[in-house]
RNAcentral holds the full RNA, with entries from ENA and SILVA. Small-subunit ribosomal RNA, 5' domain from an uncultured bacterium, 530 nucleotides, folded computationally. The prediction has a mean pLDDT of 84.

Context: one part of a larger RNA
RNA sequence: GAUGAACGCUAGCUACAGGCUUAACACAUGCAAGUCGAGGGGCAGCAUAUAGAAAGCUUGCUUUUUAUGAUGGCGACCGGCGCACGGGUGAGUAACGCGUAUCCAACCUGCCUGUUACCAGGGCACAGCCCGGCGAAAGUCGGAUUAAUGCCCUAUGUGGUGCGAGGAUGACAUCUGAUUCGCACUAAAGAUUUUAUCGGUAACGGAUGGGGAUGCGUCUGAUUAGGUAGUCGGCGGGGUAACGGCCCACCGAGCCGACGAUCAGUAGGGGUUCUGAGAGGAAGGUCCCCCACAUUGAAACUGAGACACGGUCCAAACUCCUACGGGAGGCAGCAGUGAGGAAUAUUGGUCAAUGGGCGGUAGCCUGAACCAGCCAAGUAGCGUGAGGGAAGACGGCCCUAUGGGUUGUAAACCUCUUUAGUCGGGGAAUAAAGUUCGCGACGUGUCGCGUUUUGUAGGUACCCGAAGAAUAAGGACCGGCUAAUUCCGUGCCAGCAGCCGCGGUAAUACGGAAGGUCCUGGCGUUAUCC
Numbered sequence: 001g002a003u004g005a006a007c008g009c010u011a012g013c014u015a016c017a018g019g020c021u022u023a024a025c026a027c028a029u030g031c032a033a034g035u036c037g038a039g040g041g042g043c044a045g046c047a048u049a050u051a052g053a054a055a056g057c058u059u060g061c062u063u064u065u066u067a068u069g070a071u072g073g074c075g076a077c078c079g080g081c082g083c084a085c086g087g088g089u090g091a092g093u094a095a096c097g098c099g100u101a102u103c104c105a106a107c108c109u110g111c112c113u114g115u116u117a118c119c120a121g122g123g124c125a126c127a128g129c130c131c132g133g134c135g136a137a138a139g140u141c142g143g144a145u146u147a148a149u150g151c152c153c154u155a156u157g158u159g160g161u162g163c164g165a166g167g168a169u170g171a172c173a174u175c176u177g178a179u180u181c182g183c184a185c186u187a188a189a190g191a192u193u194u195u196a197u198c199g200g201u202a203a204c205g206g207a208u209g210g211g212g213a214u215g216c217g218u219c220u221g222a223u224u225a226g227g228u229a230g231u232c233g234g235c236g237g238g239g240u241a242a243c244g245g246c247c248c249a250c251c252g253a254g255c256c257g258a259c260g261a262u263c264a265g266u267a268g269g270g271g272u273u274c275u276g277a278g279a280g281g282a283a284g285g286u287c288c289c290c291c292a293c294a295u296u297g298a299a300a301c302u303g304a305g306a307c308a309c310g311g312u313c314c315a316a317a318c319u320c321c322u323a324c325g326g327g328a329g330g331c332a333g334c335a336g337u338g339a340g341g342a343a344u345a346u347u348g349g350u351c352a353a354u355g356g357g358c359g360g361u362a363g364c365c366u367g368a369a370c371c372a373g374c375c376a377a378g379u380a381g382c383g384u385g386a387g388g389g390a391a392g393a394c395g396g397c398c399c400u401a402u403g404g405g406u407u408g409u410a411a412a413c414c415u416c417u418u419u420a421g422u423c424g425g426g427g428a429a430u431a432a433a434g435u436u437c438g439c440g441a442c443g444u445g446u447c448g449c450g451u452u453u454u455g456u457a458g459g460u461a462c463c464c465g466a467a468g469a470a471u472a473a474g475g476a477c478c479g480g481c482u483a484a485u486u487c488c489g490u491g492c493c494a495g496c497a498g499c500c501g502c503g504g505u506a507a508u509a510c511g512g513a514a515g516g517u518c519c520u521g522g523c524g525u526u527a528u529c530c
Base pairs, nucleotide, nucleotide: 001529002528003527005526006525007524008523009522012382013381014380015379016378018375019374020340025338026337027336029335030334031333034081035080036079039078040077042074043073046072047071048070049068050067051066052065053064054063055062056061088293089292090291097218098217099216100215101214102213103212104211107210108209112206113205114204115203116202117201118200120154121153122152123151124150130143131142132141133140134139159186160185161184162183163182164181165180170175190198191197192196219265220264221263226256227255228254231253232252233251234250236248237247238246268290269289270288271287272283273282274281275280295316296315297314299312318329319328320327321326346372348371349370350369354368355366356365357364358363385416386415387414388413395407396406397405398404399403420471422466423465424464425463426462430457434453437450438449439448440447441446442445474519475518476517477516478515479500480499481498485514486513487512488511489510495502496501
């Protein structure tokens, strides 16, 4: 000098940033991922409409009730997309994990985007609803019936893939294999406000995101010296989006290592941060990038993408429910609780903005995000008044003591100011869009103009006014290092102490007082790094 700090004393305000470093310990409760009715069958609930009935009775209204999915819409269900993002944590990992550079003629890529071509005909089941059974529950079984952008078959095939023919081109090669031809396989889905939108299928590109390979760099220990059998290579296969002992059969005997293999310990890596003149040394909290993990271990399914935090199956530990037969759960999401600890916050508000998911839109969801709350834990700013005022007052303390010094312009007193605080008024920017309606332009689905609408924070920031010095200063130190000294008390006691050391009767070193020094809304102590 620094800190995600803690502790002691003290404490007025504002802004910005920060806040479990320990038990990757266990978690009550609420919320954190839904959305689409313009894919579908339907209709549990709500509203509307129509028809019937009853009651009240103002004689054409009100109430109650029944029927009809007819309409708005919609719980549950089928289907689509999302849930692989965003958010958390750092346990593991000394590794192509990360950083940097290069390569993939050895690869994939939903949504988005460009181009080309197409969207024909049929069938089937399963949810839901209905009927019945079992179970305490979680749930589950059987039967019947049914729709779709669900599933299946057929057609077409611009194309694509496989096989065959052919053989241009090329460094003229045992290789490469273009245009082309033949055969086989291979698509599709409709909806609506109804004629324009949103979709669907195939293929080739783009973009984005990923996957893989390699060089170099990446902590400590030799009181760890040898390690290795799928080990190292080959041939052939399997598997994968793809290369590869990734896996398998066979064959060979290799491969790594004092330029430190192996083993052990420790550790997420980087951008960066702290320190230092630098070279270095140390650290990796907040923010950004990458990686890994989601109670522990293992596995696959779905899918463009996961071996998936709020998905599935199995095993284990733990907790909970139970009718003892059986079930349920996973905060290292946001709050919050217990425990651990020197120690770390609210069971808050809003989707207004930014962004994400779904949707044609309106919109819905969003503990991402934006805000607010708590905390001197940090940094910065402001204030606690300013000017005048000597009878140098009283009091305190000290001395060489009828006197002097110091506290000290300090106070009183006079004049002035009003930041912050208090009170009273006014009062934002952050909002651009999108939507509705109207008009215009052209390239006819885009743009422009006008109109309309949207603010959580918040009646906050800020501005104006009012009264009034009013409401606001402490902590450590004073032997040397080290800026700052005297008196009293104590008497190797009580105590101090970072080091040297002080204290045994004149202690500038202990305790108190007065005075002084340093820093200041802080000051000290402790811990750690340079």